[in-house]
């Protein structure tokens, strides 16, 4: 590599160094020199896993993950006159197999 389950319209950023791209691909539609990616420092969300209480549940933050936009929409079915629903897919994160 790959496989199995859960989860996703809530949340959480600031500085230094860097110099032009980034949002997962395709399209669309946006962020970007009032500085993108990436790296460091502090700092934050959240709680999958742990831990403690002792149990529909709380606390706590050790291990991860995250910190513009609904996983930014969307691709593939399916109803629907349509804007739209539902479900799958596909990516992404934990946890557990491999």
């Nucleotide at each position: 590599a790959c496989c199995u389950u859960a989860u996703a319209a809530a949340g959480a950023g600031u500085g230094a160094c860097g110099g032009a791209g980034g949002g997962a691909c395709a399209g669309g539609c946006c962020c970007g020199a009032u500085g993108a990616a990436g790296u460091c420092a502090c700092g934050g969300c959240a709680a999958c896993c742990u831990g403690c209480a002792g149990u529909u549940u709380g606390c706590a933050a050790g291990g991860u993950g995250c910190c513009a936009a609904a996983u930014c929409c969307c691709g593939c079915a399916g109803c629907a006159a349509a804007u739209g629903c539902u479900g799958a897919g596909a990516g992404a994160u934990a946890a557990g197999g491999g």
SAM riboswitch aptamer (S box leader), 98 nucleotides, folded computationally. The prediction has a mean pLDDT of 85. The sequence was found by an Rfam model in a public genome assembly.